[in-house]
RNA sequence: GGCUCAUCCAGAGGGGCAGAGGGAACGGCCCAGCGAAGCCCCGGCAACCACCCGCACGUCAGGCGUGCGCGGCAGGUGCUAAUUCCGACCCGUGGCAAGUUGCCAUGGGAAAGAUGAGGA
Numbered sequence: 001g002g003c004u005c006a007u008c009c010a011g012a013g014g015g016g017c018a019g020a021g022g023g024a025a026c027g028g029c030c031c032a033g034c035g036a037a038g039c040c041c042c043g044g045c046a047a048c049c050a051c052c053c054g055c056a057c058g059u060c061a062g063g064c065g066u067g068c069g070c071g072g073c074a075g076g077u078g079c080u081a082a083u084u085c086c087g088a089c090c091c092g093u094g095g096c097a098a099g100u101u102g103c104c105a106u107g108g109g110a111a112a113g114a115u116g117a118g119g120a
Stems, first nucleotide, its partner, number of pairs: 003118006013042005021031003026087003043080003048076002051072002053069007084112001089109009
């Protein structure tokens, strides 16, 4: 980098260095010298995986495997402006203007992306 699966309307910031960008990409809209990105330190959030406990099932059993839990813990990741900031593509609903489209609001889905886990 690519594949599969799960989740993405909750939650959580201070300091130091640095010095102009950042929010993936396009449009919008935001954040930013009252200090962006990046690096470092110390916190915090959450609970995907690991570990522990309980229950169910499979197994003769030990043990193991699978599934589940407003369970525990915090070792491996992750995250710590705005719903993944919103939209874009498809299908609806309502309203407005008009003549077959445009605008506004709103529901669902997809695409793309992010994170984790797995396997090649």
This is a predicted structure of a 120-nucleotide RNA (SAM riboswitch aptamer (S box leader)) from Frankia sp. AiPa1. It was read from a public genome assembly, where an Rfam model found it. The organism belongs to Frankia, within Bacteria.